RNA sequence: GGGGCAUUAGCGCAGUUGGGAGCGCGCAACACUGGCAGUGUUGAGGUCACGGGUUCGAAUCCCGUAUGCUCCA
Numbered sequence: 001g002g003g004g005c006a007u008u009a010g011c012g013c014a015g016u017u018g019g020g021a022g023c024g025c026g027c028a029a030c031a032c033u034g035g036c037a038g039u040g041u042u043g044a045g046g047u048c049a050c051g052g053g054u055u056c057g058a059a060u061c062c063c064g065u066a067u068g069c070u071c072c073a
């Protein structure tokens, strides 16, 4: 210098070739319980890495940038 992959909640990840974002763990409240443990219910938490473009509509498609991993030279 060139190619590929990844980037989504605090952490680990899913998201079926565009229709409005979810799972597990963790966190908070409440209930049960002898209980700061355990189980259950409810809830909070997201500019979908960033900037543009396409589209009625983008986590998803296109271009560029950044970071990490990897391959080639």
Stems, first nucleotide, its partner, number of pairs: 001072007010025004019056001027043006049065005